[in-house]
Molecule: transfer RNA
Organism: Halobacteriales archaeon
RNA sequence: GGGUCGGUGGUCUAGUCUGGUUAUGACAUCGCAUUUACACUGCGGGGAUCGCAGGUUCAACUCCUGCCCGACCCA
Numbered sequence: 001g002g003g004u005c006g007g008u009g010g011u012c013u014a015g016u017c018u019g020g021u022u023a024u025g026a027c028a029u030c031g032c033a034u035u036u037a038c039a040c041u042g043c044g045g046g047g048a049u050c051g052c053a054g055g056u057u058c059a060a061c062u063c064c065u066g067c068c069c070g071a072c073c074c075a
Stems, first nucleotide, its partner, number of pairs: 001074007010027003020058001029045005051067005
């Protein structure tokens, strides 16, 4: 330098192919219940404008282009 895949709450991750109203779940965290207390368990809350910029569209995490970062392969 070329190619493939990936980047979404604190962490991991679904959703993208086939665009559509409030972006999924687990762990973690906080509150309540339970307990003498802790743990476990149950219920509930907060937390991501989806790597950045632009384009297409009535509408973009999703499609297109460029760039940044990471993994692997080729040279």